[in-house]
Context: one part of a larger RNA
């Protein structure tokens, strides 16, 4: 100069505290790890892995495995030769299937020569290793306020000032002052969204006007106005009017650099490697779903603020032509028949919703809580649901009576709680993920202590 300390001032974050809900006990769901196994493909391993890559493992996918099969290869280019018009199209034997064998069809142009096959060659292919050769892209530290450069100035010099100090701020925010004057990455703003007003517009809404409403465009906050404090400054504490008030609220945006931090399996790449019983490719069929365990993340739940029945209200976001499918019908129901309407403000998914409210019952129990787990019998998607798919009904009705040490998320339309949408998809193992809406709280004296940050400052046997 750093680094680090059970040193020190001073500052900040759901860090702690105040609270409100969980996780750690149960079962099931997922994902790790170990154990198995032919094979349980591989990668990620404190924070920064572990509902992570995978926005969907019956075949496909697939990269494993066990078996059959091919060999210039599934696909690409380019030269030679040789053959057919081409493009293709059917059958037969075997076979699980890829394949192998064979057969019928069909014969271009004057020609150069196109096209397809066959041979032979230059090649080809690899999800083979090296993420410690790498490029890209990520992750953290953290939206923390730092990171540095020109010149000058101080030092013998390694460096130092700058950027320390005093006050403010979320901010190296902005004032002062000052051997430093400038500047530059970052902070803010400048983009989106969202609350409010006007304007225009309108294939939807209605009988119209009209504008809840969508779109478009423009104003609207700027410490601007007042009154304290303050160094008359920065700015802070109230205060008016305002929809909104000192950053309105959320989002995108991640500085110089750290972990030889992730990735050679998204892609691209250097080096090495494999290539005729391949580490290349194609089948079938298994496996990635194996279960004495143990972690981790979520789902139900242990019930009266509740279960069950019946009545009855109120969203927003979104999707839909190989889709989305109304109405009637049949059917306990899944879910089947059926086809109007729809290229979608119009028609469907959806009279879109649940918790809500009214009414009745249960009356504290392992039960009308709970709903695993087994049995039967159906549906749907798909050649195909044995391994291993969801979905209905009947019927069974397991732990669980609120959870040990210890743990984790939230400061407002948040948390908890309710449902509802989409993406992956033939169907789905979604209780998961990205989104919508609905009902909506409680706390926060304080920074003493936990855990991390930032500054300055002291001490080192450490770089």
């Nucleotide at each position: 100069a750093g680094a680090c300390g059970g040193g020190g001032a001073c500052u900040c974050a759901c860090a702690c505290a105040a609270g409100c809900g969980g996780u750690g006990g149960a079962c099931c769901a997922u994902g790790u790890g170990g154990c198995u196994u032919a094979a349980u493909u591989c990668g990620a391993c404190a924070a920064c892995a572990a509902a992570c890559g995978a926005a969907g493992a019956a075949c496909c996918u697939u990269a494993c495995c066990a078996g059959g099969a091919c060999u210039a290869g599934a696909a690409a280019c380019c030269c030679a030769a040789c053959u057919g018009a081409c493009c293709a199209u059917u059958c037969u034997a075997u076979g699980a299937a890829a394949g192998u064998a064979g057969a019928a069809c069909u014969u271009c142009g004057c020609a150069a020569g196109a096209c397809a096959g066959u041979u032979g060659g230059g090649c080809a292919g690899g999800u083979g290793c090296u993420g410690c050769a790498u490029g890209g892209u990520u992750g953290u530290c953290g939206u923390c306020a730092g990171u540095u450069c020109g010149u000058g100035u101080c030092u013998u010099g390694a460096g130092a000032c700058g950027u320390a100090c005093c006050g403010u701020u979320a901010a190296u925010u902005c004032g002062g002052g000052u051997a430093a004057c400038g500047a530059a990455c970052g902070c803010a703003a400048c983009c989106c969204u969202u609350g409010c007003u006007c304007u225009g517009u309108g294939u939807u809404u209605u009988a119209c006007a009209u504008g809840u409403c969508a779109c478009a465009g423009a104003g609207g906050a700027c410490u601007g106005c007042c009154c304290g404090a303050g160094a008359u400054a920065a700015u802070u504490g109230g205060g008016a009017g305002g929809a909104a008030g000192g950053u309105g609220a959320g989002g995108a945006u991640g500085a110089c650099g750290c972990c030889a931090a992730a990735u050679c399996a998204g892609c691209a790449u250097g080096g090495c490697c494999c290539u005729u019983g391949a580490u290349g490719u194609c089948c079938u069929g298994g496996g990635c779903c194996g279960c004495a365990c143990a972690c981790g993340u979520g789902g139900u739940a242990c019930a009266a603020u509740g279960g069950u029945a019946g009545g009855u209200a109120c969203a927003a976001u979104g999707g839909g032509a190989a889709g989305c499918a109304a109405a009637a019908c049949c059917g306990u129901a899944a879910g089947g028949c059926g086809a109007a309407g729809c290229u979608a403000a119009u028609c469907c998914c959806a009279c879109c919703a649940a918790a809500g409210c009214c009414u009745a019952u249960c009356u504290c129990a392992g039960u009308u809580c709970g709903g695993a787990u087994u049995g039967a019998g159906g549906g749907c998607u798909g050649a195909a649901a044995c391994u291993c798919g969801c979905c209905c009904u009947c019927a069974u009705g397991a732990a669980g009576c609120u959870g040990g040490a210890a743990u984790c998320g939230c400061u407002a339309g948040u948390a908890a709680u309710c449902g509802c949408c989409a993406a992956u998809c033939a169907g789905c193992u979604a209780c998961g993920u990205g989104g919508c809406g609905a009902u909506g709280a409680a706390u926060a004296c304080g920074u003493u202590c936990c855990u991390g940050a930032g500054u300055c400052u002291u001490g080192u046997a450490c770089u």

A computed fold for a 463-nucleotide part of an RNA from a Candidatus Staskawiczbacteria bacterium, annotated as small-subunit ribosomal RNA, 3' major domain. The coordinates come from a structure-prediction model, not an experiment, and the mean pLDDT is 80. Rfam family: Bacterial small subunit ribosomal RNA. The organism belongs to Candidatus Staskawicziibacteriota, within Bacteria.